[in-house]
Glycine riboswitch aptamer from Sterolibacterium sp., 89 nucleotides, folded computationally. Rfam family: Glycine riboswitch aptamer. About the family: This family represents the bacterial glycine riboswitch. The coordinates come from a structure-prediction model, not an experiment, and the mean pLDDT is 77.
RNA sequence: CCCCGGUCGCAGGGAGAGCAUGGCGUUGACCGCCAUCGCCGAAGGCGCAAUACCCGAAAUCGCUCAGGCACAAGAACCGGCGACGCAGC
Numbered sequence: 001c002c003c004c005g006g007u008c009g010c011a012g013g014g015a016g017a018g019c020a021u022g023g024c025g026u027u028g029a030c031c032g033c034c035a036u037c038g039c040c041g042a043a044g045g046c047g048c049a050a051u052a053c054c055c056g057a058a059a060u061c062g063c064u065c066a067g068g069c070a071c072a073a074g075a076a077c078c079g080g081c082g083a084c085g086c087a088g089c
Base pairs, nucleotide, nucleotide: 006084007083008082009081010080012078013077018037020036021035022034023033024032025031038069039068040067044065045063046062047061
C1' cells in the first nucleotide's frame, strides 16, 4: 500500500403454525380484548456435548417463558450499496 474478517447506516430477500371455538365492545362486518383447546419456531430468553493441560463457554439442536399461527407487521440468517476500518465494542 492492497485485500479479507469486522463496525455503522440504507434499502432488499426471508420460513413455520387454527381467517379455530365461546363471550364482550355491538344489531352486524372488519378489528380489538377476555377465556378455552390445538399448533409454530428463525425476535428475545433458557438448556445441553465433545475436543481443547485445567476451568468456563455452542448452534439453524432441545424447551416453548416471552413472541407468533388470513393479509399486514415482525423475523434468525444472507448477500447488495455507502462510510469507517491499528477503528469500534